[in-house]
């Protein structure tokens, strides 16, 4: 320098044949249970879907550029 892959709550990921309020596990907080904890159960908070722009009635998903990480080649 070129090509490809990845970037989604604090962490690990799903969702990428565009369709309505973006989900799961762990974690956090509150409640129940308990003499108190742990376990278990219930509920809640927490996300500009890396950034900007474009296409579309509608974008995490498609297109372009930028950016961070990884792989391969030179």
């Nucleotide at each position: 320098c070129u090509a490809c892959c990845c970037g989604u709550g604090g962490c690990a990921c799903a969702g990428c044949u565009g369709g309505a309020u973006a989900g799961c596990g762990c974690g956090u907080c509150a409640g129940a249970c308990u003499c108190c904890g742990a376990c278990u159960c219930u509920g809640a908070a927490g996300g500009u879907c890396a950034g900007c722009g474009g296409u579309u009635c509608g974008a995490a998903u498609c297109c372009g550029c930028u950016u961070g990480g990884g792989u391969a080649g030179g």